[in-house]
This is a predicted complex of two RNAs, RNase P RNA and transfer RNA, with 424 nucleotides together. Rfam match: Bacterial RNase P class A. The family's RNA type in Rfam is ribozyme. Its mean pLDDT, the model's own confidence on a scale to 100, is 77.
Order: sequence, then C1' cells, then structure tokens
RNA sequence: CAAGUAGACCGGGUGACCGCUCCUUCUCUGAAGGAGAGGAAAGUCCGAGCUCUACCGGGCAGGACGCCGGGUAAUACCCGGGAGGGGCAACCCUACGGAAAGUGCCACAGAAACGUACCGCCCCGACUUGUCGGGGUAAGGGUGAAAUGGUGAGGCAAGAGCUCACCGGCGGCCGGGUGACCGGUCGGCCGUGCAAACCCCGUCUGGAGCAAGACCAAAUAGGGGGACAUAUGGAUGCCCGGCCAGUCCCCGGGUUGGUCGCUAGAGCCUGGUGGUAACAUCAGGUCGAGAUAGAUGGUCACCGUCCCGAUUACGUCGGGAUACAGAACUCGGCUUACAGGUUUACUUGACCC
RNA sequence: UGCCGCGUUGUGUAGGGGUAGCACAGAGGACUUUGGAUCCUUUAGCCCAGGUUCGAAUCCUGGCGCGGCAG
Repeated sequence: CAAGUAGACCGGGUGACCGCUCCUUCUCUGAAGGAGAGGAAAGUCCGAGCUCUACCGGGCAGGACGCCGGGUAAUACCCGGGAGGGGCAACCCUACGGAAAGUGCCACAGAAACGUACCGCCCCGACUUGUCGGGGUAAGGGUGAAAUGGUGAGGCAAGAGCUCACCGGCGGCCGGGUGACCGGUCGGCCGUGCAAACCCCGUCUGGAGCAAGACCAAAUAGGGGGACAUAUGGAUGCCCGGCCAGUCCCCGGGUUGGUCGCUAGAGCCUGGUGGUAACAUCAGGUCGAGAUAGAUGGUCACCGUCCCGAUUACGUCGGGAUACAGAACUCGGCUUACAGGUUUACUUGACCC
Repeated sequence: UGCCGCGUUGUGUAGGGGUAGCACAGAGGACUUUGGAUCCUUUAGCCCAGGUUCGAAUCCUGGCGCGGCAG
C1' cells in the first nucleotide's frame, strides 16, 4: 500500500423568528422560566414485571425448547468450551438428543429402497455343444440422491472381514476432564437417509392483556328472552379432588366526562474489586418526554460531511445529496431497515529499509 | 395501541413432500350468410429471501402485503 476478518461508536452543529405538549412560579381569559424521540422508538418474535380472571392441588392432552458448563428476575437471549463443516489465514457457520422402542416415507429409474440378484463370474448335471436346469457369490457392469464399511494384499472353483495391514464406525475396558468429549487398548462386532414425518426421552409451561384494571361523577327501566338447580358457572382443551356463588349468555336502551394506573427503574454515568467472559458487588454522582385524535414541527442564515463539474495546483467557485425512521404501561433480548463517517485489534499478499 | 387470520395464472378456488389442476375470462381455429351458443388448440401462476430434504406451492425461520376484532 492492497485485499480481508472481528468488534466499538457517531449518525449533523450554532443562531434568529413563528408554533405544539407537559411542569413550576407569579400580579392567573395571561406572562415568565424549564424539559421535550431512537439505535432501532419498528416487527410484536421470545422472556419478565404489573393487573384481572375469587382461590388451591393432581393428572392427561396441547405447546415450546434440545451438545456441555456457567450467567440472569427470566428466556428460544448472552458468555466460555466440545464436536462437525467452511476459509491459505485472521475468523465464521451449525434446529447439534434418539433411526438396534415402534410406525411410516424414499416419486421416476432399477433385479432389489429392505433382507434383494437383471447382466455377469464360478461349480455340478443333462444333452441337440451352446443352450437348459440346480447351486454358490456379491468383486465387476447397469439404475439412482442414496446399493449392504473404504483402500491394498493374501486367499478361493469364483468370491466375500474369509484372513491380514492401514483408515472410518460401533461396543467393552482403562486413563484424563465438573461435563459435552478426548486419548489409549481389546473385539471383525460392521448397509443407509429422513425425526424443520408421526413418535420416544429429558426440561419448562394456566389464560388474557394498560382499550389490563381501580375509583369518582353523569346516565338509566335494572327492560325483554334463554340456560340450569340430583345442576350450572367459576382456568375460554379434558378429567379428578377441595373451595366459592343466583350465576352465566343473547337482544334492546342510556352515558361518550374526569382521576389514578403513568413513568425513580432488574434506571443511567464514572471508578474500584472478583471472574477468561457473560455478569456480580461496592462507592460516588445523576433524574432524561408522558399525550388521550394523540406534542416533539416549520422557515431563514452560517458552518460541517459526501458526490459531481469547472478552474487548477489542493485552494476557490457552481450544482446536488445529507440515511433508516417517529415514544403511547415499563424493562431484558432477538430480528429487520439504515446515506455517510470515525476508531481498535488481527490475518494474508506485495514493495522498501 | 394490543391481539388474531390469510397470501396459488386476469378473477374465484383445489392440491398439505415426488410432472401444479379446475371453472370463468383472454388469444387462435372449426361450425354459421353473420353473431351467439358449442367443439378443438393455446397463453398465463405458487407474495419475497434463506434453511431442512435426493427433491419444497406444501415443512421451518425471517421479511413484505392485505384483511378482521377489541372501550
């Protein structure tokens, strides 16, 4: 210098004028002062807090997750590790339990897709001497996405883990590791794929959601119909046990206001300590939107950044662009969108000293 | 704001791992003096991206679009 890998961060600034929402104060039909979007506020995909379902226990079904260890309020998230795969490398990716529990599927082709032999090879018999019949075999050919461990040697009538060496898998034993797993050794024990097919195993798991819900005020006729009482409803799938109750559903009518929930929280910033890390803990500092048809905006000036063109020497002039996007109960994650830019560590290659 | 559901030729719909069909519509032809009806032929599609699988419209994940319900 070029190409690349993994992170962290910014994502316009200043001023003036005119507006919007909230708070505080005052001399209160108003004035002054202060505060006012994000890294994703988004998708609503996970997990929680909170609230209601009056409440509790057990089982089945359903759902979610799925290598191991740890973190956390919790998780499908995060950190570290193992195994497999990709890359020259830095590094990246993985829905990664079980296919000898059972069921099922593998179209077409092919003899055969699960216990199979079409061609071929070999042996025996028969005769009409190149055919038929019986048997053995799975090395070779052919089909396919996939064909009965792979390569080589021995062996054999021909062959074959039939035997041997190496490699792969499986199982037993020993050693290491908390564990996933790794290493060694023994045994010829040796055909697959699909579980993002049903399923089995293990772990977790009621439902609804701030338009949850509580209160005040206003309004009104507690109107009409239905379901049940050896029952019905209460956890909106089912069953059992306890518990509670005149409860539930439909139609019709009235009201269409306000307050709380509502923003101080598993909060943010800085530093120390423990830990490889996620994270935990301690000390100090700090308060940063809260609407209810829904505020956070608009115009102008100057500057910044990027692109293009001109001039020409790195300055000037002109033009254009400045992303994705917009809080409504709140957090922790994930995913997706994003003009342009800054920065740290590392890898590979080229050149120079 | 929250919670649900659905995407297959132009339109309405089947198909739920193995060559994507059906009806109407469109185009061409036949029949007819002409038109209609009828018959024959034909065009055109799985919302997008990634994954699982030998193989995906179908199974899984993410996105996009549309629709519905709730004081």